[in-house]
RNA sequence: AGAGUUUGAUCCUGGCUCAGAAUUAACGCUGGCAGAGUGCAUAACACAUGCAAGUCGAGCGAGACCAGUUUGAGAUUACAUCAAGAAUCGGUUUAGCGGCAGACGAGUGAGUAACACGUAAGCAACCUGCCCUCGAGAGACGAAUAACGCGUCGAAAGGCGUGCUAAUGCGUCGUAUUAUCCGAGCGCGGCAUCGCGUUCGGAUGAAAGGUUCGCAAGAAUUGCUCGAGGAGGGGCUUGCGGCCCAUCAGCUUGUUGGCGAGGUAACGGCUCACCAAGGCUAUGACGGGUACCUGGGCUGAAAGGCCGGACGGGCACGGAGGCACUGAGACACGGGCCUCACUCCUACGGGAGGCAGCAGUGGGGAAUUUUGGACAAUGGGCGAAAGCCUGAUCCAGCAACUCUGCGUGAGGGAUGAAGUCUUUCGGGAUGUAAACCUCUUUUGUCGGGGAAGAAAGUCCGCAAGGAUUUGACGGUACCCGGCGAAUAAGCCACGGCUAACUACGUGCCAGCAGCCGCGGUAAGACGUAGGUGGCGAGCGUUAUUCGGAAUUACUAGGCGUAAAGCGAGUGCAGGCGGGUGCUCAAGUCCGUCGUGAAAUCUCCCGGCUCAACUGGGAGCGGUCGAUGGAUACUGGGCGUCUAGAGUUGGGUAGGGGACAUCGGAAUUCCCGGUGUAGCGGUGAAAUGCGUAGAUAUCGGGAGGAACGCCGAAGGCGAAAGCGGAUGUCUAGGCCCUUACUGACGCUGAGACUCGAAAGCUAGGGGAGCAAACAGGAUUAGAUACCCUGGUAGUCCUAGCUGUAAACGAUGCUCACUAGGCGCGGGGGGUAUCGACCCCCUCCGUGCCGCAGCUAACGCAUUAAGUGAGCCGCCUGGGGAGUACGGCCGCAAGGUUAAAACUCAAAGGAAUUGACGGGGGCCCGCACAAGCGGUGGAGCAUGUGGUUUAAUUCGACGCUACGCGAAGAACCUUACCUGGGCUCGAACGACUGGUGGUACUUCCUCUGAAAAGAGGAGGGACCCGCAAGGGUGCCAGCCGAGGUGCUGCAUGGCUGUCGUCAGCUCGUGUCGUGAGAUGUUGGGUUAAGUCCCGCAACGAGCGCAACCCCCAUCCUGUGUUGCUACCCCGCAAGGGGAGGACUCUCAGGAGACUGCCGUGGAUAACACGGAGGAAGGCGGGGAUGACGUCAAGUCAUCAUGGCCUUUAUGUCCAGGGCAACACACGUGCUACAAUGGCGCGCACAACGGGAAGCAAGGCGGCAACGCGGAGCUAAUCCUCAAAGUGCGUCUCAGUUCAGAUCGUGGGCUGCAACUCGCCCGCGUGAAGAUGGAAUCGCUAGUAAUCGCGGAUCAGCAGGCCGCGGUGAAUACGUUCCCGGGCCUUGUACACACCGCCCGUCACACCACGAAAGCUCAUUGCAACCGAAAUAGCCGCUCUGCGGCUAUGAAAUUGUGAUGGGUGAUUGGGGUGAAGUCGUAACAAGGUAGCCGUACGGGAACGUGCGGCUG
Repeated sequence: AGAGUUUGAUCCUGGCUCAGAAUUAACGCUGGCAGAGUGCAUAACACAUGCAAGUCGAGCGAGACCAGUUUGAGAUUACAUCAAGAAUCGGUUUAGCGGCAGACGAGUGAGUAACACGUAAGCAACCUGCCCUCGAGAGACGAAUAACGCGUCGAAAGGCGUGCUAAUGCGUCGUAUUAUCCGAGCGCGGCAUCGCGUUCGGAUGAAAGGUUCGCAAGAAUUGCUCGAGGAGGGGCUUGCGGCCCAUCAGCUUGUUGGCGAGGUAACGGCUCACCAAGGCUAUGACGGGUACCUGGGCUGAAAGGCCGGACGGGCACGGAGGCACUGAGACACGGGCCUCACUCCUACGGGAGGCAGCAGUGGGGAAUUUUGGACAAUGGGCGAAAGCCUGAUCCAGCAACUCUGCGUGAGGGAUGAAGUCUUUCGGGAUGUAAACCUCUUUUGUCGGGGAAGAAAGUCCGCAAGGAUUUGACGGUACCCGGCGAAUAAGCCACGGCUAACUACGUGCCAGCAGCCGCGGUAAGACGUAGGUGGCGAGCGUUAUUCGGAAUUACUAGGCGUAAAGCGAGUGCAGGCGGGUGCUCAAGUCCGUCGUGAAAUCUCCCGGCUCAACUGGGAGCGGUCGAUGGAUACUGGGCGUCUAGAGUUGGGUAGGGGACAUCGGAAUUCCCGGUGUAGCGGUGAAAUGCGUAGAUAUCGGGAGGAACGCCGAAGGCGAAAGCGGAUGUCUAGGCCCUUACUGACGCUGAGACUCGAAAGCUAGGGGAGCAAACAGGAUUAGAUACCCUGGUAGUCCUAGCUGUAAACGAUGCUCACUAGGCGCGGGGGGUAUCGACCCCCUCCGUGCCGCAGCUAACGCAUUAAGUGAGCCGCCUGGGGAGUACGGCCGCAAGGUUAAAACUCAAAGGAAUUGACGGGGGCCCGCACAAGCGGUGGAGCAUGUGGUUUAAUUCGACGCUACGCGAAGAACCUUACCUGGGCUCGAACGACUGGUGGUACUUCCUCUGAAAAGAGGAGGGACCCGCAAGGGUGCCAGCCGAGGUGCUGCAUGGCUGUCGUCAGCUCGUGUCGUGAGAUGUUGGGUUAAGUCCCGCAACGAGCGCAACCCCCAUCCUGUGUUGCUACCCCGCAAGGGGAGGACUCUCAGGAGACUGCCGUGGAUAACACGGAGGAAGGCGGGGAUGACGUCAAGUCAUCAUGGCCUUUAUGUCCAGGGCAACACACGUGCUACAAUGGCGCGCACAACGGGAAGCAAGGCGGCAACGCGGAGCUAAUCCUCAAAGUGCGUCUCAGUUCAGAUCGUGGGCUGCAACUCGCCCGCGUGAAGAUGGAAUCGCUAGUAAUCGCGGAUCAGCAGGCCGCGGUGAAUACGUUCCCGGGCCUUGUACACACCGCCCGUCACACCACGAAAGCUCAUUGCAACCGAAAUAGCCGCUCUGCGGCUAUGAAAUUGUGAUGGGUGAUUGGGGUGAAGUCGUAACAAGGUAGCCGUACGGGAACGUGCGGCUG
């Protein structure tokens, strides 16, 4: 100090989340020691038991006990002892009287928003026991009473009666000061009442003794009384400070003040009578909620925020409420009285109690300890003291609850052991880790020693001084020694944030998760393991606080579009305010003084071995107080000024406002004329109007509303808004210019006023338009868009409403900060007769643009720049501008304005794409123009479906479907049925076995075969002298095998967009950035092809070219090819011969817009022409950029993972892949005369051929057979058909067509039944040009004709090639489809097959309303009225009784507020795959949105006005 998360990416806004620190914590796992701290946060719930406040005998009487002394009697010789009694003294002790203390200490935080607390002051308005100092005094007398005794009531608690007695108890009298009061006088002072001092007179008010010494007198000491003062403590008053809600806005009657009185320690409405009518409040009264306050604690850089547990100070409380008594002090935690609730005892008549003291119990709760020790220390009470008491306190116990320290060993040790994990099988990791060796002993255990904390006090003493006692903790800390690595490690995490990675299991399951998010068969995110990281006697989790969060912004934020400027103005309060002079000194600044307790915090220095902890010193700390000073600024007061503001004078523009009057054009309606069949309306129609005469046209009339041209980017107004003309009344602005006032100003919470449209009330008015409504269309529907009608309304008057995208989405005012160009209003200057032009200036209103600002877009003297003042508003999205409450309204509704719950986003600007029923430009057999098809028929073939034991599998829009398959009878074959094998059908390694073995010939049996069983015969090889080895075979073992799964784990290959013209990079530049530029623009091209221009300059992959074939020519080559010339030959290029030609194979030439003309920009290029075999890419092929489709293929092959192993492997036979109601694709053949048939005749090319092609010949009608020349092939073989000539058929289901079926043959093959092809004869189906729809093709193309080849034993209508014959059409780019470039909009980015809205249905959740029901708090009123206090009365009078007043609780009535619940109801939110539509995003298919009104299943539609987002 930041990080993650909105997007395809970016910047910004903005929320959520994390990393840190902390805690009186709790929970989970784990747990060795020590020290220091801390420990009911919940039920201020209820409490058993014990203890927590007593003490003084030196105040008093009495009792009991003990000891001593004395005396007496009895027993005894005496001592001693025993029993009883008396007196006295001493000690101990007890209840009582009395004194002091129980008002402190200890606990708790319920209440309290208050002078309760903090801080600083004040009291001239006060009190104060014990303590200290000073002064004075203590005389006399009296009456009781408890204890106790006796009696008596009661269960008890507790009384009652009677009798006796003491005091430092009580009373009376006397005396008394500087006490108190009254009166008179003097002086001083202050702060209003007054205070102080002093003189005189009068009145009132005291006391207590005890102890020690002494014979006594008396002394000492301690108490007592009065007075004065002090210290400490307390009371009262005041300034200032510290919570939330305004959905709490008015509160108050002892209330505010006065006079008098009462009361108090004291002031005071504290209380009372009377008088006055005040007092508080937006600087927040009153009410509600919450809460003890503070020193301080936590956090933070600070400012601040949160907290108030421990320790310290204050306050309050003591079961709830009230009350007083005593006392110096209480309205009293362990005192009293009363009421209430609860608990306990009871003999039922009555009584008792108060742990928020220390322990402890129950309960509540996630959760918080021992019914411990001691008064040794510190402190407190009493006492003269010893001492007693002290759950205050000091200690111990329990708890990892917190903080701190220590340990669980240290060094060496590589065969890098074993085990485990992993692996590419080589290895790697755990890991010097262990084992093992050496060493140490903190801790532990055992033994020995053993503190400090303790000095006061007491006693002795004149003093100096001396003596002496006391330790709970604790045999603890600490010290010494022995033993022995011995007794001691876990927890969390490992996808990113965030340090740390693999394997297996699981398979959107189980689960994880703080946020983002993981998991659907290869999960570093789940679970486990190994490994690793972090911390460590702890580690994680949960909760809470601060931080990060500048995310409430004082320090330190914002408001054009992200949330946010009130619709606009006037203006009270408030805030802020011009120049100058004097003055005051409130703010401000400085000095000094006081205070800000201690602890805490920071620094320094010490003590526990260190640290935590703790001691000492210093510092820090206030919006504080007092006092003195300063006077620049702000402020107060008094002057003065004119620059702000205003007034006056003169002009001026204007749809500014109100009222009245007037006007013309147009629509509609009415009347009349002319006139006839239509009019009207739409995309097209229809509803509607019209022969009863419309529309059209002419004339006349009625009525209402709105004001054309001017008119504009223009004017006016605060905004809303304002438009015919004239008049009246009226507001404001601007300019010019005198004079005047003299800061009179700016802003403005509340308040008040104005405020489009729609809407409301009442009354008018109503032509046109037009929500609703009706009808007609459209449509799947059409509650809409379109059409025909049409009512409110629109208009006027009076009133209400108070909202709009009321927008510049931009508050008002002032000042400053480059310019340029317009428009409106005014003034001035030069010149001029004058005007225009030109220039200057003020005000208003627009555009462009610099600096600057901005997230960007953009703004930019009319700021969104730079400053000042004031106001309003914002703080994630949804819920919601909603609910409730208040206010306003006739209503509609407006205004103010939440929460629960829910999400991790919502959003702004810009970028790149994609898309658009957006735009522009341009291509393509894309359309159009043509030719021929498909879709109808039969058949073939593929697919779907169905069937089946199986009909193996894959391919599915284009881009699956005569596709993989260039050829399923067996084989193939993967499928099914059945029969076999299990190291296996092939191969390799190792071990063992086997030489009459391996191998082989033949035979028999079983069998469908595979295979099995048996028999007869033959019989080995290589190397080596040999031993032996190799090879073979058999067996075992290890590797096998799998067309099993995953093409969504993959490689490779392929399809498609698309042979479309695109896709990118480097450097530079621009931009915060994503990105842009280049690649856009002007031309041009088949082309990102080329030219020109340009912040770009270059480059790469693509295009083109280079390669192959064809078209022309040349050179070379001439056999098997060719044959013009010569020769031979009956004939045949058959032979000789020849290379000329064709041709073959090689190599070259040729075409480049090169030439000419025109256009174009003098370019690229285009058009035309010449020449040429070929002309503008000559025709064809090969060649496929970056990428897209998780496209296809695990069944070509390869391959990860998974699965299988007497089977999912393998062998065999048979079957199936060939099924058949159907549907689709692709083809073949046809439907005929441009034809069929018959006869004759003619012309190819590419290819193929040895398990082959096969000639001539013979046989057969033919398929074919026999036979076989030739051919390793430019040599031999391999019939071309359409065509053409002649003939026939004559429009018919035919001499068309050939399916189907019958029959007889042929061929291949082990085998043609399922299931081949061919031939002959016979049979002769559908079909007569094919609906909607749809395909191919632009020239040697379509169409048509045949030929060849691959596969192949055989099987082609398919496929791949070859040549023959050989067209038509293209105006053109509006439309359909696909594509390219630019631009625009976007809420899309899985990218329009996108996104997305609302109703309805279902489930869950929270909330509102609701007849009511219920609880709590509280106001007012009434009733009742305890204790107590006050007053009065009475009596048997230090007391008792009664009455009155006040008075808690309780009760009742009536309000208010809050909570709970509530049949039903309302909307809201959430929820992988529900229903209906399609509203929005593109011109979203009717532009959208705002306000309002009406309507509608729903999104919504329509009207009116507004906005551009």
This is a predicted structure of a 1509-nucleotide RNA (small-subunit ribosomal RNA) from an Elusimicrobiota bacterium.
The RNAcentral record of the sequence draws on SILVA.